[in-house]
């Protein structure tokens, strides 16, 4: 820094489940289409009439006139971002019914429906002729406090209706009420990838128009008016009281209920009316019925109700009993407003589903170390209770006034009966988070909110028990806020994490010294009005209680008026100087811009001398040179950059700026006057300036040099080296505008510790300005900053909000292009990044050791053999080890046995243990059979112990418990073990230093084999390791054995060495060196002893052991065979290749050990060995037992030999049931390969290396050339650490931590996914232009009619039709916008346990990365 979850909430829905009342709620999607019924009627006290009943003077219905209501109440949120809606305010207004007041009602007339006759239609509906009434209409009087008009007096003009019997209606005018219209201030979503918009616009005049102001509306006039405080377009939304979340500030919402707006299929546009249009009309349309085909009829977003659409939301109920509407004198009639009921856990309250008592802690389950544990006082069992439930009772309030009126309803409610009787589920238990076990599965099958859980011991996944939570409900999903200070007013950052613009100048805007005056804009008190009600809050009250509901209160932070304050903003007006500017004098400087001028080095040419190689490089090669290069002289030429001085020096606003003069020119700094008086500081847009690179024109071109092409390296090498080279780099002019443009740190201004250096300037070492270093205090995640702050503060502007996708796409802006500037989303992950820590690592440094190299010796690696491994083979070649750290290793000895493996042939309680039973002593011996093992017959034997029943060893039989497994897992383990490593290292306690993770102790500096020891130190002390105790060889001394004696030998015991002494060197230390003595001199020498740990090292076949498996077999017996095979490979070894040697005679010195065995001697064979036997025998006596290298002579004379001895043949000892597979030796013959060992590679530092022989174990016998000791002879070499390997300490880097056998990057291939281009194509929407124009309206109107008034009459007056100008809905046409959908193919992107090519990066990553830009 993101994700994530615990809380609340909700008109919800899904899943499991379900007793009961109250009290609320109940199409959130299709403003989708609607079958049927019902929602607005009503008056006969307005008025002609007609029916019908009758007691004929009255009811009581009913179509038509006429009244009054259908503009109320109910319904939806679709449009609408402001003709709305909140809240304050206003001025030009209308208001039927009702209420107060004041006057008034006197005449006359003509018509018409009803209806009566004809008639048209299918039908809805009409047409003609004639009759009639009114509270229907017309007219004339009557008029003013009314309305017009006028300055005013005044003049003009406008009204009625009656009806019924005691009230009510009409007419006029004035008020009041309520209601509605109209303006204005503030409030009131997102988007600039929408920046411009407007022509009736914006304002005037004059006239129309309305109930009114008013471009509303026309004619003219002007040329306005909005707008970065966001105009216009775009997209989304009814608005609000409130609701819900939060501690608040605030965020999300706007369903019930109330207020207000808009709409009634879709769209205009009238009509009546007080007022206008859901259940009225005219017209356009789209739909859906009816039709006789001519023409008709409809509008559930009212209540039920149906379809459809959805995850999803109800009865086609009862009743006018209250409450409220219309109407009417009224009695009543209507009323799907409304009051109830029904359906649905949809929520919210509230009850219950029993109480006490009860331990044999039953039974069953589950679990277990087999005891117990736990389910559990839980049940049974006894005793009570009766909320609820059944069935009877009994029964309201709700109704007003005495009486009548109740739908809910025989509800609530009361009082008996009967029985614990009718009533508990979900959900989780890994860790956030409350609760654990068993089985079963085995990366499978699931699981998951996030982290993660499963690959054979799952407390994460199914079941079981038990456990936790909540509870008639639980959980799950989806969405608001919260938490998340994770958009930060309150309350966040920007050196390295996201994040300071590349720098400057400025425009609007925010902010801004000091001291007066005024006014009161902000701003602070009080007051007054509103802030509807319902809601929250508070305190009462009624329902049993709560939920709910009443009443009262408070509170609504807001606005707007009044009054008041004057500090502090603000404005107006004075004054001031210290912020800022401005003159004067110095001054430093790669600061800019032009121009002149100069050497040095290079490359070219020219001549000269010279003469074979120059050049490059790890090495070389391409190249250049006998046409004379390189070298070297002298001379001209061209371009381009300016050595030394030069410096954590200077200058600039940044990019940047350096040879010398000169000319122009901008800024700093300082010094003492003097001036102007806030003129200041930031700075969205704007401008300018801007490294390389790169463009365009035209020059220029000496070096350097992308691209290019050679030569190298390399598995390749489009790279890194190295020849050559072109654009380019330079100028002129103009573009482009970016870099890791970095102090990754914006500008300004004020404070806040010190020391120490540089530059200016000065007389100064003061002080000023600049420019580094250390560091306090605070700051900071830490590193670090620190008066040039990353400190404490103000003030402005920029930018940041998880990684990736992407600085990508799209759109517009700039640009010649290149490209640059803005700049998403889907879709993906749960991490990505900081900084520091501890390890590890590096083809990073430092230091130091070690047979690590060097030095010397000998050898493996070549040959035969032995042996082990691999590998093949095999019926079987049993297993297991496998780099170092496995291979002569388990195996200190495979012929049977051993043995595990193969074949065949038996056996099942088993070859072994333990119980139970029965018989019988064990045991001995012989024969048949068989391959043995087994079987099978027979003979012999009668034991010990007693309490006389049995016991005790032991065979056999027979049933079950059980045995058995060298059968798996060494990745489930114990224990041993190997290796780093005999390396010198690993940790603790207290302190102390860090947010912390660690540090420190265990840093310096000496030293040492060693974290040995010293010193110094925030450390002081300890442990495990070192190191010495132990053995052991050496030297003395002592004691006892032993032997035939001993100064020997063997056992014991003791003593010696400790840098003790001396020089010198170090720091007066450790300690070093040299020396003296002394058997031995610096841990004397060898040995055992092996620290925290690593490596899942190794072994389940030495043992032990979980778990699994297995049980007539994977156990056990027993014969044969195999482990001994063999084209081949490696490993450790032996023998050797020969003269430093072979043979041959003859001689001479050891030491460890052995011995129921070792044998002497003697005779026999050639031997091997046989035969007979003395000695020893828990052994200094006996025996193996002759030691060999050595010595001394003799011979062999460099040869495949008198080397070497493989290999083969005959012929025997031996041992042993048995040497065929498969032993060892003896004798004679036989005589292979090999004349010194290629790359590579091993041991050793002194009694070591070589060499030479003896012994032991195991063992009948042996394949022993091995292993484990013994002794004999007995060197050579290094006084060094450059390099290999390996180790230690310390530091540096690191993207690594499974730890460099890490990590990780990119194209290809292959599957998905969601996105952008597209030739196009198909819609919606949104405006503008022509055209065309229904209904309708204000007009015109030479056309045509017409009762009422006026006229004697003709005619007026007035209206009506019909026709027309303008407008206009809604069609038509032309292009435009602007969105969605789709589209062949084409592009990247992202995800995907084990694809391919390479090895970019992270260690100096093997050419340091990295940025910008350009080729390729």
């Nucleotide at each position: 820094u993101g994700c994530u979850c615990a809380g609340g909430a909700u008109g919800a829905a899904c899943g499991c489940u379900g007793g009961c009342g109250g009290c609320a709620u109940g199409c959130u999607u299709a403003a989708c289409a609607c079958a049927u019924g019902c929602a607005a009627g009503u008056c006969a006290a307005a008025c002609g009439g007609u029916u019908g009943u009758u007691u004929u003077u009255a009811c009581a219905a009913c179509a038509g006139u006429g009244a009054c209501g259908g503009a109320c109440g109910g319904g939806u949120g679709a449009g609408u971002a402001a003709u709305a809606u909140g809240u304050a305010a206003g001025a030009a207004u209308c208001u039927a019914c009702a209420c107060u007041u004041a006057g008034g009602a006197g005449g006359a007339g003509g018509a018409u429906a009803a209806c009566a006759g004809c008639u048209g239609g299918a039908a809805a509906c009409g047409g003609c002729u004639g009759c009639u009434a009114a509270u229907a209409c017309u007219u004339c009087a009557u008029a003013a406090u009314g309305c017009u008009u006028g300055a005013g007096a005044g003049a003009g003009u406008u009204a009625a209706a009656g009806a019924a019997u005691u009230u009510u209606g009409c007419c006029u005018a004035a008020g009041u009420a309520u209601g509605a219209g109209c303006u204005u201030g503030c409030a009131u979503c997102u988007g600039a990838u929408u920046a411009g918009c407007u022509u009736g616009u914006u304002g005037g005049u004059g006239a129309g128009g309305u109930a009114a102001a008013g471009g509303c509306u026309u004619a003219c006039c002007a040329a306005g008016g909005c707008g970065a405080u966001g105009a216009u377009c775009a997209g989304u939304a009814g608005c609000u009281g409130g609701u819900u979340u939060g501690a608040g500030a605030a965020g999300a919402u706007g369903g019930u209920c109330a207020g207000c707006c808009a709409c009634a299929c879709g769209g205009g546009a009238a009509u009546u009316g007080a007022g206008a249009a859901c259940g009225g009309g005219a017209c356009c349309g789209a739909c859906u019925c009816c039709u006789a085909c001519g023409g008709g009829a409809g509008g559930c977003a009212g209540c039920a109700g149906u379809g459809a659409g959805g995850a999803a939301u109800u009865u086609u109920c009862c009743g006018c009993a209250a409450u409220g509407g219309g109407u009417g004198u009224a009695a009543g009639c209507c009323u799907g407003a409304c009051g109830g009921a029904g359906c649905a856990a949809u929520g919210c309250c509230g009850c219950g589903u029993g109480a006490a008592g009860g331990a044999a802690g039953a039974c069953g389950g589950c679990u277990c170390u087999a005891g117990g544990g736990u389910u559990g006082u839980a049940a049974a069992c006894u005793u009570c209770u009766u909320u609820u439930c059944u069935c009877a009772u009994u029964g309201a309030a709700g109704a007003a006034a005495a009486a009548u009126u109740g739908a809910c309803g025989g509800u609530a409610u009361u009082u008996g009966a009967g029985g614990a009787a009718u009533a508990a589920g979900c959900a989780u238990c890994g860790g956030c988070u409350a609760a654990u076990u068993u089985c079963g599965u085995g990366c499978c099958a699931g699981c998951a909110g996030c982290c993660g859980c499963g690959g054979u011991a799952a407390u994460a996944c199914g079941a079981g028990a038990g456990a936790u939570g909540c509870a008639a409900g639980c959980g799950u999903u989806a969405u608001c806020c919260g938490g998340a200070a994770u958009u930060a007013u309150u309350g966040g950052g920007c050196g390295u994490a996201a994040a300071g613009a590349g720098u400057u100048u400025g425009u609007a805007g925010g902010u801004u010294g000091u001291u007066g005056a005024a006014u009161g804009u902000g701003u602070u008190u009080g007051a007054u009005g509103u802030u509807a009600a319902a809601u929250u809050c508070u305190a009462a009250a009624g329902c049993u209680u709560a939920a709910c509901u009443u009443u009262a209160g408070u509170a609504a932070u807001g606005c707007a008026u009044c009054a008041a304050a004057a500090a502090c903003u603000a404005u107006u007006u004075g004054a001031c100087u210290u912020g800022a500017g401005u003159a004067u004098g110095a001054u430093a400087g790669a600061g800019g811009c032009a121009a002149a001028g100069g050497g040095a080095a290079u490359c070219u040419u020219u001549a000269g001398u010279g003469u074979a190689g120059c050049g490059g490089u790890g090495a070389a090669a391409u190249g250049c040179g006998u046409a004379g290069a390189u070298a070297u002289u002298a001379a001209a030429g061209a371009g381009a950059a300016c050595a030394c001085c030069a410096a954590c020096g200077g200058c600039g606003a940044a990019g940047g700026c350096a040879c010398u003069u000169u000319g122009c020119u901008a800024g700093g700094u300082u010094a003492a006057u003097a001036c102007u008086g806030a003129c200041a500081c930031u700075g969205a847009g704007a401008a300018a300036c801007g490294a390389a690179a790169g463009c365009u024109a035209g020059g220029g071109u000496a070096g350097c040099a992308a691209c290019a092409c050679c030569g190298a390296u390399u598995a390749g090498a489009u790279a890194c080296c190295g020849g050559u080279u072109u654009a380019g780099u330079c100028c002129u002019a103009g573009c482009c505008g970016u870099a890791a443009a970095c102090g990754a740190u914006g500008g300004a201004u004020a404070c806040u510790a010190a020391g120490u250096g540089g530059u200016a300037u000065u007389a100064a070492u003061a002080g000023u300005a600049c420019u580094g270093c250390u560091g306090u205090a605070g700051c900071u995640a830490a590193c670090g900053c620190g008066u040039u702050a990353a400190g404490u503060a103000u003030c402005c502007c920029g930018c940041c909000u998880g990684g990736g996708g992407a600085g990508u796409a799209u759109g517009c802006u700039u640009g010649c292009a290149a490209a640059a500037g803005u700049g998403a989303a889907a879709c993906u992950c749960a991490a990505a990044g900081g900084a520091a820590u501890u390890g590890a690592c590096g083809g990073g440094g430092a230091c130091c050791c070690g047979c690590a190299c060097a030095a010397u010796c000998a050898g493996u690696g070549g040959a035969g053999c032995a042996u082990g491994u691999g590998g093949u083979u095999u019926a079987a070649u049993u297993c297991g080890u496998u780099g170092a750290u496995a291979c002569a290793c388990g195996a200190a000895g495979a012929a049977c046995c051993u043995u595990a493996c193969c074949a065949g042939g038996a056996u099942u309680u088993g070859a072994c243990a333990u119980g139970c039973u029965a018989a019988g002593a064990a045991g001995u011996c012989u024969u048949c059979c068989g391959a043995a093992a087994a079987g099978a017959a027979g003979a012999u034997g009668u034991g010990c112990c007693u309490u006389u029943u049995g016991g005790a060893a032991u065979u056999u039989a027979g049933a079950c418990a059980c045995a058995g497994u060298u059968g798996g897992u060494g990745c489930a383990u114990g224990g041993c073990u190997g290796u780093c490593g005999u390396c010198a290292g690993c940790u603790c306690g207290u302190g102390u230093c860090g947010u912390g993770a660690g540090a420190u102790g265990u840093a310096u500096g000496g030293u040492u084999a060693a974290g040995u020891c010293c010193u110094u130190c925030a450390a002081c002390g300890a442990g495990c390791g070192c190191a010495a105790c132990c053995c052991u060889c050496u030297u003395u001394u002592u004691u006892a054995g032993u032997u035939a004696c001993u100064u020997u030998c063997u056992a014991g015991a003791a003593a010696u060495a400790c840098u003790g002494c001396c020089g010198a060197c170090u720091a007066u230390a450790a300690g070093u060196u040299g020396g003296a003595g002394g058997a031995a001199g610096g841990u004397g020498g060898g040995g055992a002893c092996g620290a925290c740990g690593u490596c899942a090292a190794g072994u389940c076949a030495u043992c032990a052991u979980g778990c699994c498996a297995u049980u007539u077999a994977u156990a056990u017996c027993c014969u044969g065979g195999g482990c001994u095979a063999c084209a081949c490979a490696c490993g450790u070894g032996c023998u050797a290749c020969a003269a430093u040697g072979g043979u041959a005679u003859a001689g001479a010195c050891a030491a460890u050990g052995a011995g129921c065995g070792c044998a002497a001697a003697c005779u026999c064979g050639c031997g091997a060995g046989a035969g007979u036997a003395a000695g020893c025998u828990a052994a200094a006596u006996c025996u193996c037992u002759u030691a060999a290298a050595c010595u001394a002579u003799a011979u062999c004379u460099u040869a495949g030999u008198u080397c070497g001895a493989a290999u083969g043949g005959u012929a025997g000892u031996c041992u042993g049931c048995a040497a065929c597979u498969c032993g060892a030796c003896u004798a004679c013959c036989u005589g292979a390969a090999g004349c010194c060992g290629g790359a590579a590679u091993u041991g050793a530092u002194a009694g070591u290396a070589a060499u030479c022989g003896c012994u032991a174990g195991u063992c009948a016998g042996c394949u022993a050339u091995a292993u484990a000791g013994c002794g004999g002879u007995g060197a050579a070499u290094a006084u060094g650490u450059u390099c290999u390997c390996g180790g230690g300490u310390c530091u540096u880097g690191u993207a690594c931590a499974c730890a460099c056998c890490g990590c990780c990057c990119g194209u290809c291939a292959c599957a998905c996914u969601a996105u952008c281009g597209g030739a196009g194509a198909a819609g919606g929407c949104c405006a503008u232009g022509c055209u065309u124009a229904a209904c309708g309206a204000c007009g015109u109107u030479u056309u045509u009619u017409u009762a009422a008034c006026c006229g004697u009459a003709a005619g007026g007056a007035a209206a009506a039709a019909g026709a027309u100008u303008u407008c206009u809905a809604g069609g038509g046409c032309c292009g435009g916008g602007u969105u969605u959908u789709u589209g062949a193919c084409g592009a990247g992107a992202g995800u995907g346990a084990a694809g391919u090519c390479g090895u970019a990066a992270c260690a100096a990553g093997g050419u340091a990365g990295c940025c910008g830009u350009a080729c390729u």